[in-house]
Context: one part of a larger RNA
RNA sequence: CAACAGUGUGGAUGCCUUGGCGACAUCUGGCGAAGAAGGACGCGACAAGCUGCGAUAAGCCCCGGGGAGCCGCAAAUAGGCCGAUCCGGGGAUUUCCGAAUGGGGAAACCCUGUCAGCAAUGACAAUCCUGCCCUGAAUUCAAUAGGGGCAGAGAAGCAAACCUGGAGAAGUGAAACAUCUCAGUAUCCAGAGGAAAAGAAAGCGAAUGCGAUUCCCUCAGUAGUGGCGAACGAAAGGGGAACAGCCCAAACCAAGAGGACUUGUCCUCCUGGGGUACGGGCCUCGAUGUGAGACUGAAGAGGUUAGGCGAAGCGUUUGAAUGGCGCGUCAUAGAGGGUGAGAACCCCGUAGCCAAAAACCCGAUCAGCUCUAGAGGUACCCAGAGUAGCACCGGACACGUGAAACCCGGUGUGAAAAAAACGCAGACCACUGCGUAAGGCUAAAUACACGAUGUCGACCGAUAGUGAAGAGUACCGCGAGGGAAAGGUGAAAAGCACCCCUGUUAGGGGAGUGAAAAGUACCUGAAACCUGUUGCUU
Numbered sequence: 001c002a003a004c005a006g007u008g009u010g011g012a013u014g015c016c017u018u019g020g021c022g023a024c025a026u027c028u029g030g031c032g033a034a035g036a037a038g039g040a041c042g043c044g045a046c047a048a049g050c051u052g053c054g055a056u057a058a059g060c061c062c063c064g065g066g067g068a069g070c071c072g073c074a075a076a077u078a079g080g081c082c083g084a085u086c087c088g089g090g091g092a093u094u095u096c097c098g099a100a101u102g103g104g105g106a107a108a109c110c111c112u113g114u115c116a117g118c119a120a121u122g123a124c125a126a127u128c129c130u131g132c133c134c135u136g137a138a139u140u141c142a143a144u145a146g147g148g149g150c151a152g153a154g155a156a157g158c159a160a161a162c163c164u165g166g167a168g169a170a171g172u173g174a175a176a177c178a179u180c181u182c183a184g185u186a187u188c189c190a191g192a193g194g195a196a197a198a199g200a201a202a203g204c205g206a207a208u209g210c211g212a213u214u215c216c217c218u219c220a221g222u223a224g225u226g227g228c229g230a231a232c233g234a235a236a237g238g239g240g241a242a243c244a245g246c247c248c249a250a251a252c253c254a255a256g257a258g259g260a261c262u263u264g265u266c267c268u269c270c271u272g273g274g275g276u277a278c279g280g281g282c283c284u285c286g287a288u289g290u291g292a293g294a295c296u297g298a299a300g301a302g303g304u305u306a307g308g309c310g311a312a313g314c315g316u317u318u319g320a321a322u323g324g325c326g327c328g329u330c331a332u333a334g335a336g337g338g339u340g341a342g343a344a345c346c347c348c349g350u351a352g353c354c355a356a357a358a359a360c361c362c363g364a365u366c367a368g369c370u371c372u373a374g375a376g377g378u379a380c381c382c383a384g385a386g387u388a389g390c391a392c393c394g395g396a397c398a399c400g401u402g403a404a405a406c407c408c409g410g411u412g413u414g415a416a417a418a419a420a421a422c423g424c425a426g427a428c429c430a431c432u433g434c435g436u437a438a439g440g441c442u443a444a445a446u447a448c449a450c451g452a453u454g455u456c457g458a459c460c461g462a463u464a465g466u467g468a469a470g471a472g473u474a475c476c477g478c479g480a481g482g483g484a485a486a487g488g489u490g491a492a493a494a495g496c497a498c499c500c501c502u503g504u505u506a507g508g509g510g511a512g513u514g515a516a517a518a519g520u521a522c523c524u525g526a527a528a529c530c531u532g533u534u535g536c537u538u
Stems, first nucleotide, its partner, number of pairs: 001535006008529001014523001015488002019460002021457007028449002030158002038097003041054003045077001049073002060091006069081003102111003112125005127155002129152007162193001163191005173180001177227001203210002214241005224232002245441003248384001252273003256269006279382003282377004291371003295368004302361004307354003313327004328345002330334001336348003389413007399426001421436005475482002495522001498510004
């Protein structure tokens, strides 16, 4: 060095899958002072972990399902139970900590007051907010501030992303870098909902005009913006999804309360009517019924949370048949899984059909409630003020100050009127058009997935797939935090009685089990490596 051997070592490979990954559809979209999320400590005949539960402690009660075993994972022993165990609905109990709320505190502990009770014991006691009541200064009365009491399923805290608002980077790109970019992104804070936001034109922008908002496709990488660098980047219009519009303030009328004084007027407040943009009030005429609803309730069709019925195969070979061969059968069921090899006909199922005492969802329909008109006239009245506008400074608009409009904010200043007014149509002016600011509400189309159910995959198959085939465990770190490895006997334990070697519950040899030792360091079991034998070379 080579070959061979060892039932050596080792754990690759193959096969497998309890676990993951992704997508779609439907559902659901919150829990919490009536104490949550999350924990600590307990509860078992024996009980370390997980699961379940809470001193009524692997459970208690009621209702429904189901039909033979049951006392969880998890074997054994002991002892029990039975229309039980189990499944679904509703209820009871629910230690201590935790928003944690009687006070304290180094969470799961310590300490207290009041009331009730003989006692055991039970109940109450945080803060803020809102409402009501009592009281009550500066300041004589009154008022207010303040103080006290009572009441409230009021708030708080948690939760995956989505949403709105407030605050707001840098690495980076520009081949350096400062405007710019990354980006209003990450991150932080506040708040809300099942969606949120937006929304019914003081719009668009030039059409023979359109007619709330939102989302998608396009317009278009166009018009533009830009150390005209890097880069940023519309809108109208067109095509679709979905469609829904409304309510106040005011004028005017009326009731009530308070105030002023000239005692019949005025002012203020509050409530009701009225009214809401091709306007309304007001005056004249006309209508009494039509339609609508986003509000409330009822009702039953339907659905969800347990379930039920459900066709059809034997022989032969084999350790075992689901394979081969032979001869059959069912099919609104030849999806899938299991079963000793590959099963439509063995089992669970599947197609199809059916089912709820209780709770919940939806809701054709009905009832209630709410809303709902027109014509003409116009002397008079009303139509959102520290607002619009303007100046300076910022922000946001695709738009970096630009010719920079429109929109929003800070500071200052600060109007007017009723279609003869006011705003806008990208400086500004004219003309011509479009629309009515300074109050509010509004489904659907859209976004998301912690969670539930079902289905699927030219997704992974244990160094892969989640970090995790259960683990945020072991372990590391004072801490924030970091963070593994680890699957497979066999169809069935039938898990080797008994004998032998021996210091040995080690290991081995027989015997036996099994289809096979596959013997629990267990499927397959490669290579490096180790040992032995033989050969070759130096």

The part of an RNA shown here (large-subunit ribosomal RNA, domain I) has 538 nucleotides and comes from an Opitutales bacterium. It matches the Rfam family "Bacterial large subunit ribosomal RNA". The coordinates come from a structure-prediction model, not an experiment, and the mean pLDDT is 82.